Predicted 3D model of an 83-nucleotide RNA (transfer RNA) from a Solirubrobacterales bacterium.
[in-house]
């Protein structure tokens, strides 16, 4: 150099071009117990507001699109194969 996968909350891992983070695991808060484990229930991206509520967010820039994690194009990372 050249083809090909992959990149999402703290981790794993879902999502048909139409409410991102379903579930899982971790963490906080109750419950249950004399305690604890185990189990239930419940909350868990960032950020601005007392609150209602609002803005941003899918490796990073752009582009199609009424609307993008999804589809095009560059780049960066990391895996795999050619040469």
């Nucleotide at each position: 150099g050249c083809c090909g996968g992959a990149g999402u909350g703290a981790u794993g891992g879902a999502a048909c071009g139409g409410u991102a983070g379903a579930c899982a695991u971790g963490c906080g808060g109750c419950c249950c117990u004399c305690a604890a484990a185990a189990g239930g229930c419940u909350g868990u991206g960032c950020u601005c507001g007392c609150a209602a509520g609002g803005g941003c967010g899918u490796g990073u820039g752009g582009g199609u699109u009424c609307g993008a994690c999804u589809c095009c194009c560059a780049c960066c990372u990391c895996c795999g194969g050619c040469a």
NCBI's taxonomy places the organism under Bacteria, Bacillati, Actinomycetota, Thermoleophilia, Solirubrobacterales. Its mean pLDDT, the model's own confidence on a scale to 100, is 80.